[in-house]
Molecule: transfer RNA
Organism: Hanseniaspora guilliermondii
RNA sequence: AUCUUGAUCACCUAAUUGGUAAGGUAACACUCUUCUAAAGUGUCGAUAAUUGUUCGAAUCAAUUUCAAGAUA
Numbered sequence: 001a002u003c004u005u006g007a008u009c010a011c012c013u014a015a016u017u018g019g020u021a022a023g024g025u026a027a028c029a030c031u032c033u034u035c036u037a038a039a040g041u042g043u044c045g046a047u048a049a050u051u052g053u054u055c056g057a058a059u060c061a062a063u064u065u066c067a068a069g070a071u072a
Stems, first nucleotide, its partner, number of pairs: 001071007010025004019055001027043005048064005
């Protein structure tokens, strides 16, 4: 320098081939308990960034950033 793959809540992992983001752990609140732990219920929280295509984008296209790999 070129090419390939990837980036989703604080962490881990989904999303049926474009149809409106799901779950687990953690955190917080409540219940239970003499207290703690465990258990139960609820809440919070995310599509790397910017554009484009589309009625509709995590998903398709372009550019950029970051990570891993291959070739020279």